[in-house]
RNA sequence: GCUCCCAUAGUCUAGCGGCCAAGGACGCAGCCCUCUCACGGCUGAGACUCGGGUUCAAAUCCCGAUGGGAGCA
Numbered sequence: 001g002c003u004c005c006c007a008u009a010g011u012c013u014a015g016c017g018g019c020c021a022a023g024g025a026c027g028c029a030g031c032c033c034u035c036u037c038a039c040g041g042c043u044g045a046g047a048c049u050c051g052g053g054u055u056c057a058a059a060u061c062c063c064g065a066u067g068g069g070a071g072c073a
Base pairs, nucleotide, nucleotide: 001072002071003070004069005068006067007066010026011025012024013023018056028044029043030042031041032040049065050064051063052062053061
């Protein structure tokens, strides 16, 4: 330099045009339980990398940027 793949909470991930307000697990906070802690139960906060485009409607499709990974040279 060329080609391909990936980007969703602190971490790991589901989702592949509309459904529920983006769901789950771990973690975090609060409450309950307990003499206390742990365990357990309930509740809550927290995310679509960025900019354009297509569409009535985009996390999802297209283009570009950025970052990461693989291969080739």
The RNA shown here (transfer RNA) has 73 nucleotides and comes from a Candidatus Micrarchaeota archaeon. Model confidence (mean pLDDT): 80 of 100. Rfam family: tRNA. It is annotated as a transfer RNA. The sequence was found in a public genome assembly. Lineage of the source: Archaea > Nanobdellati > Microcaldota.